[in-house]
RNA sequence: GCCCAGUUAGCCAAGUAGUUAAGGCAUCGGUCUGCAACACCGUGAUCCGCGGCGCACAUCCGCGACUGGGCU
Repeated sequence: GCCCAGUUAGCCAAGUAGUUAAGGCAUCGGUCUGCAACACCGUGAUCCGCGGCGCACAUCCGCGACUGGGCU
């Protein structure tokens, strides 16, 4: 220098045939308890950044950023 893959909540992770962003752990609040633990209920993300297409974009397109891999 070229090519490929990935980036979604504090962490892991699904969703990438375009139409309200699953789930688990943790956090916080509540019920329960003498206090606590356990259990149960509730609680949070416009999706790496900017731009574009479009009625509508995490999803498609472009340019960047970062991480990993491959080639030279």